Predicted 3D model of a 1606-nucleotide part of an RNA (large-subunit ribosomal RNA, half A) from Patiriisocius marinus.
Its Rfam family is "Bacterial large subunit ribosomal RNA". Its family is annotated with ribosome and structural constituent of ribosome in the Gene Ontology.
The coordinates come from a structure-prediction model, not an experiment, and the mean pLDDT is 81.
The organism belongs to Patiriisocius, within Bacteria.
Context: one part of a larger RNA
RNA sequence: AGCGUAUGGGGAAUGCCUAGGCUCUCAGAGGCGAAGAAGGACGCGAUAAGCUGCGAUAAGCUGUGGGGAGGGGCACAUACCCUUUGAUCCGCAGAUUUCCGAAUGGGGCAACCCACUAUAUUGAAGAUAUAGUAUCCGCAAGGAGGCAAACCCGGAGAACUGAAACAUCUAAGUACCCGGAGGAAGAGAAAACAAAAGUGAUUCCGAUAGUAGCGGCGAGCGAAAUUGGAUUAGCCCAAACCAGUGUUGUUACGGCAAUACUGGGGUUGUAGGACCACGACAUUAGAAGCGUAAUGAACUAGAAUACUUUGGAAAGAGUAGCCAUAGACGGUGAUAGCCCGGUAUAGGUAAAGAAUGUGGAUAUAGUGGUAUCCUGAGUAGUGCGGGGCACGUGAAACCCUGUAUGAAUCCGGCGGGACCAUCCGCCAAGGCUAAAUACUCCUGAGAGACCGAUAGUGAACUAGUACCGUGAGGGAAAGGUGAAAAGAACCCUGAAUAAGGGAGUGAAAUAGAUCCUGAAACCAUACGCUUACAAGCGGUCGGAGCGGCUUUACGCUGUGACGGCGUGCCUUUUGCAUAAUGAGCCUACGAGUUACUGUUGUUAGCAAGGUUAAGAUCUUUAGGAUCGGAGCCGUAGCGAAAGCGAGUCUGAAUAGGGCGAUAUAGUUAGCAGUAGUAGACGCGAAACCGUGUGAUCUACCCUUGGGCAGGUUGAAGCUGUGGUAACACACAGUGGAGGACCGAACCCGUUGACGUUGAAAAGUCUUGGGAUGACCUGAGGGUAGGGGUGAAAGGCCAAUCAAACUCGGAAAUAGCUCGUACUCCCCGAAAUGCAUUUAGGUGCAGCGUUGAUAUUAGUUUUAUAGAGGUAGAGCUACUGAUUGGAUGCGGGGGCUUCACCGCCUACCAAUUCCUGACAAACUCCGAAUGCUAUAAAAUAUGAUCAGCAGUGAGGGCAUGGGUGCUAAGGUCCAUGUCCGAGAGGGAAAGAACCCAGACCAUCAGCUAAGGUCCCCAAAUGUAUGUUAAGUUGAAUAAACGAGGUUGGAUUGCACAGACAGCUAGGAUGUUGGCUUGGAAGCAGCCAUUCAUUUAAAGAGUGCGUAACAGCUCACUAGUCGAGCGAUCCGGCAUGGAUAAUAAUCGGGCAUAAACAUACUACCGAAGCUAUGGACUCCAAUGGAGUGGUAGGGGAGCAUUCUAACAGUGUUGAAGGUGAGUCGUGAGGCUUGCUGGAACGGUUAGAAAAGAAAAUGUAGGCAUAAGUAACGAUAAUGCGGGCGAGAAACCCGCACUCCGAAAGACUAAGGUUUCCUCAGCUAUGCUAAUCAGCUGAGGGUUAGUCGGGACCUAACGCGAACCCGAAAGGGGUAGUGGAUGGACAACAGGUUAAUAUUCCUGUACCUGCUCACACUAAAAGUGACGGAUUUGAAAAUUUGGUGCGUGCUGACGGAAUAGCACGUUGAAGAGAGUGGUGACACCUCGAUAGUACACUAAGACUACGGUUGCGGUGAUAAUCCAGAAAAUCAAGUUCCAAGAAAAGCGAGUGAAGCAGCCCGUACCCUAAACCGACACAGGUAGUUGGGAUGAGAAUUCUAAGGAGCUC
Repeated sequence: AGCGUAUGGGGAAUGCCUAGGCUCUCAGAGGCGAAGAAGGACGCGAUAAGCUGCGAUAAGCUGUGGGGAGGGGCACAUACCCUUUGAUCCGCAGAUUUCCGAAUGGGGCAACCCACUAUAUUGAAGAUAUAGUAUCCGCAAGGAGGCAAACCCGGAGAACUGAAACAUCUAAGUACCCGGAGGAAGAGAAAACAAAAGUGAUUCCGAUAGUAGCGGCGAGCGAAAUUGGAUUAGCCCAAACCAGUGUUGUUACGGCAAUACUGGGGUUGUAGGACCACGACAUUAGAAGCGUAAUGAACUAGAAUACUUUGGAAAGAGUAGCCAUAGACGGUGAUAGCCCGGUAUAGGUAAAGAAUGUGGAUAUAGUGGUAUCCUGAGUAGUGCGGGGCACGUGAAACCCUGUAUGAAUCCGGCGGGACCAUCCGCCAAGGCUAAAUACUCCUGAGAGACCGAUAGUGAACUAGUACCGUGAGGGAAAGGUGAAAAGAACCCUGAAUAAGGGAGUGAAAUAGAUCCUGAAACCAUACGCUUACAAGCGGUCGGAGCGGCUUUACGCUGUGACGGCGUGCCUUUUGCAUAAUGAGCCUACGAGUUACUGUUGUUAGCAAGGUUAAGAUCUUUAGGAUCGGAGCCGUAGCGAAAGCGAGUCUGAAUAGGGCGAUAUAGUUAGCAGUAGUAGACGCGAAACCGUGUGAUCUACCCUUGGGCAGGUUGAAGCUGUGGUAACACACAGUGGAGGACCGAACCCGUUGACGUUGAAAAGUCUUGGGAUGACCUGAGGGUAGGGGUGAAAGGCCAAUCAAACUCGGAAAUAGCUCGUACUCCCCGAAAUGCAUUUAGGUGCAGCGUUGAUAUUAGUUUUAUAGAGGUAGAGCUACUGAUUGGAUGCGGGGGCUUCACCGCCUACCAAUUCCUGACAAACUCCGAAUGCUAUAAAAUAUGAUCAGCAGUGAGGGCAUGGGUGCUAAGGUCCAUGUCCGAGAGGGAAAGAACCCAGACCAUCAGCUAAGGUCCCCAAAUGUAUGUUAAGUUGAAUAAACGAGGUUGGAUUGCACAGACAGCUAGGAUGUUGGCUUGGAAGCAGCCAUUCAUUUAAAGAGUGCGUAACAGCUCACUAGUCGAGCGAUCCGGCAUGGAUAAUAAUCGGGCAUAAACAUACUACCGAAGCUAUGGACUCCAAUGGAGUGGUAGGGGAGCAUUCUAACAGUGUUGAAGGUGAGUCGUGAGGCUUGCUGGAACGGUUAGAAAAGAAAAUGUAGGCAUAAGUAACGAUAAUGCGGGCGAGAAACCCGCACUCCGAAAGACUAAGGUUUCCUCAGCUAUGCUAAUCAGCUGAGGGUUAGUCGGGACCUAACGCGAACCCGAAAGGGGUAGUGGAUGGACAACAGGUUAAUAUUCCUGUACCUGCUCACACUAAAAGUGACGGAUUUGAAAAUUUGGUGCGUGCUGACGGAAUAGCACGUUGAAGAGAGUGGUGACACCUCGAUAGUACACUAAGACUACGGUUGCGGUGAUAAUCCAGAAAAUCAAGUUCCAAGAAAAGCGAGUGAAGCAGCCCGUACCCUAAACCGACACAGGUAGUUGGGAUGAGAAUUCUAAGGAGCUC
């Protein structure tokens, strides 16, 4: 270290539970608000942070009803109170109800600030109390405003998307925005429908009907009449006419007319009314008010049980009873009708209520006549442009209206889907109207085959909380001790109030507060076996040894030496161990659902019929039953239709033909498959559109402020001199310009390095650029998303920009990727054709499956009969191409003096002949195979219809072809096969090659391919050869090479002696001739290469010489004694032979164990056989079958809930964890331990119904790893202290760092971090006794400081007014608004923590009272740029001298010495002086205070001393010389020409009185702000000493601060 067992830790799954949700039903209510809402802020408790309640009467007050003993909320503690004189509590009615908020006196940064008027208090001011003071509408009375979930009406109105693109269209009048109303809203009593018949306002439900229609006639959109129901309800004005009042006109003064208002009258279409006449005073309905039922809050009464037993506990079990108008439910120590609360039932009454009675305001009516009058005008209609109607301009009626026009008047008008006529219906241009209908923020009562803590609301809990964001907005996690706290007295270990061990409680403490159960990952401990020569997808098969157990057996169990075989899972693919995708591990969650409409199957009911819908009634009330026949489907078809009808249409037809009938089955419901419409299996875009939120970042702009050490240069101008006729010009000086120069602060970011899981989501170091300018910067404001801003980079607009962010449309869409969960059984594909804005998608066909139907239609073999033009072959058989030869028409060339006739030819060449040979688009020919038909046999397929698919990326090999290079593991076809979707054996290893198709078991047998020396099962087999190369055995590597070897064939020589060797000869004419310097066999040329002698010997095969010579060869003889050559064709071997991990035939190796031939035996697979078993199908004593991806079909298992039935459980349910056992499997059963209260069985039903993968979601836990790191390299060391403990805390000493800061003070921002005490679990990158941490307590004091009660800028708001669908946008007067203007206090002391605030001292300002004086307004002032010069000059500071105090010499000297420190003094007031002025000088302030000395409480101590509260003393310059520059004044110069208003101007004097609100702690270049952090970054202003120096540079240093938290 592995496996196993046991025991733990860790963690929080599982089970059980529910306090909370979800979805509904019935009833109620449907608003609240200026009488101040909703919603908040701040408060209220003895102690009080949160929630709840409440409001200064503050967890409450009053009255009243109830109730009757305990109370002071959640909230369990202590203290103190209340209560039978009736508390707490419950109901009802009141009171109180701070501040904000419509917010309303004005303002404002919501919860704050500041007023005015009247009255009261007071002597005034001031203050307090009460009331009032907004705007709009309205004459007034009075009303409105704002908030709130959905429903409703109106205004305005998208886009994604669908149409497989897109524009009409769709989405959709949806989302969103805006206005308005009510409990409902809207609509509504016909200028309506209809159609020859009728209906009689509107609304809603069922049907009509997915019909008629509309529609790029695409996608889609989609009525109405009528009918069944719910509910029912009808009315009022204007006008005519009459009367009155006011005004006006006119008048003959009697009136008349006009106009406005009021009253009466009157309200419709078979027209009605006025008017005239008649008749009557009827009928009906009925408000307010009053009386009074039912009902109605808290509440009251409310039946009936005991014992035994188990147990901690009884309600369980057993036995025996009882109640029930009550057996709903909940609780009680386990499961209770009879224990408790309740329940059925009965009672009770406040407010309310309103049946009913009374009351009577008020409203309402008839008949006849028809001369006249009235009956809704910029209206109806019409043109143009739009919109709405289901209806997209169409033949387009009807309705609305932006624009332009414009009637009629009852003898009238409108409509009936263009229009006209007839006919019918109706009476517009005024208004009101309940019910039936829609919805649920809310209240009460209840329900659920809804959830049960990753579920159900986001939220079971202090949840819209914590937290994130500038903001709009986003948005969690987190339940359980026990029956009862009985919550562990006491003891021990320990520094300990940590933790643990005992003890005790309890049924249980492994129920101990991180608390029920307590799984897994992960981490340990103990024991058994194994492991240190061993190479691995870790399993599986065999198996030695060792350990344990028992029923001792052919036993079970743990381990596993050694051996055989063996490249995970998923997805995607032609194909994956792949080095292609996904997963660290575990647990929980996580994906084909639901509604409606079709279609097919199936089950059931009824059947030529079937069935109800809405609705209604009953009831035991979400259930069921009964009504309800509207409607739908079917029963008859045909036709475009009229129509006819077992027929009909076409047609002249009685013909023919088409579709029907002859042959009738449907319909309703349940379930299943599938399709459509819906998000439609889940997750996933980039985008589009709408309402809003953002300029605290950044861009630009506006207003108002601030900043820029120091040094340098020396423009214009001016002055002087020279110069000129005068200018010009020159020189010198003065002067101080500049997008001038150098260079800090400041701004920027050029270079290099570092950093890159950083110190930092952009920095550090170094080096750079600008640094008086187009400069930098603060505060306050403005511009907003197709918009802004942009010295322009598509830059910037909050770490986001070629269109921000947020929420919504929204589950946009995704022909794309990924994922998609239990078992067994049967069958089982495709990667092809056609088409496609199509090619990785889809449709149809093909191939699969399931069911039904009728059949022999399928397949194979044999035989017979056919069609055909491929392979092959052929070409004097065509077309075309073509080798060589013969012939040589014709042509070219040459010759012929010209012409003609001719001649010649190494030229071209037709035809023909001979010869050779080619073709996918040649064929005189022509198979095999395939195809068709018939017959027979064998076999069991095939077809049609219907449901459901998948596939439409294919790949290798062989063969036939195209293409390509007769390249490709290439590509495109065809035929076959295999892989795909196929395991097994062989080929070392390998998808496809060879063999062979896996239902299961067997330690049985036989074989295939291939093998038989070892690895490795089987022959070191037999016989005959070959190979010598390790060839075999890298590719069978090639051309080509080669006396390798072996076999065969042909041929030559050879005992008359071959071949090879050896011995000898190899001569002569002649040095052949020529050539040549020479050429003699042998440089070269020539040839009858001749002849002679010979056994043989070339006018010479080589070497050689200058040339000869010389050596050889051919040839011959001898010797030797049997075969020797040549050519061709085979086998095996050989050279040719070069690649990348050291090598290899798979290895060892082998002379066979290589190669060839033949033979025998054996091995060898999941093949075949044998034995047993399971299942499927069939024609069933039997036979056949069972590999399988996509996919189809079938049968089951498990989970949760429901119903019925019968059960289990404290003598122990579920869950957890082991063991055994059953089933092919999913799984089931039994049992031990744990657990401590519920649970399963059977039969049906219903589903949030099964996970290993989605870079899935959440939580937990690993790994890397005890690894990287611990955030500026300014630095620590020692001693002492406290303490359990000290590198870091405190004290001291030494050292070091900053010192234009790393010191001091403000603004912003933060918001208690400040101080003290106590503490150390967390925070602090380590420790901590320390702390910006935890807990408690304390702390911020103002007339003068800052802000308000003063002013105005940019800009905001905004009466009036203007514009705009609405919301709203501008904007005058005003009003707000500092970053500016105005404005009065200084010094010292004091606290742990505050001080210009308290105290001391000394000042100043304003108002009032009183007195006097004078009233008047205005000018003016306030009031302004940059640069630069000069002068004065505070703070501060240097030096010197004097003075004061102290110290000082270890050995010696110097004491008239040296050194150190100090030598200060405000505001304000006063009289003058100087000055333009700021200011300076003088006196007072100041008997203050400080330094210093002495004394000394207390503290500490190393005992030497140190420190020092308090007290005392009163001593020294108001000296000289510089530097400095706030500030002030006066100038110069330049062009860009440089706020406003208040205030002041505008009185004097004494005393007294008054003087409000807010801020004030602490940090502030930072550990407290902005950056997620105690972060190397960023952050406006003031001050900023000394030496060096021009300087705020640089270096060192003072005060002061620090040593950067390993």